[in-house]
RNA sequence: GCCGGCGUAGCUCAGUGGUAGAGCAACUCUCUUGUAAAGAGUAGGUCGUGGGUUCAAAUCCGACCGCCGGCU
Numbered sequence: 001g002c003c004g005g006c007g008u009a010g011c012u013c014a015g016u017g018g019u020a021g022a023g024c025a026a027c028u029c030u031c032u033u034g035u036a037a038a039g040a041g042u043a044g045g046u047c048g049u050g051g052g053u054u055c056a057a058a059u060c061c062g063a064c065c066g067c068c069g070g071c072u
Stems, first nucleotide, its partner, number of pairs: 001071007010024004018055001026042005048064002051061002
């Protein structure tokens, strides 16, 4: 230099045009003599950045940034 993959909650990931979700973690409550476990609930997101297409974009298109891999 070229090619490919990935970027979504604190962490691991799902969601492939039409309400942004799960598990774990955090917090509160119940239960317990107490802790743990278990059960119920709450909070937490400019969906990497900024454009384009569209009635509507995490999703499609091209650019840039970062990480990983391959080729030379």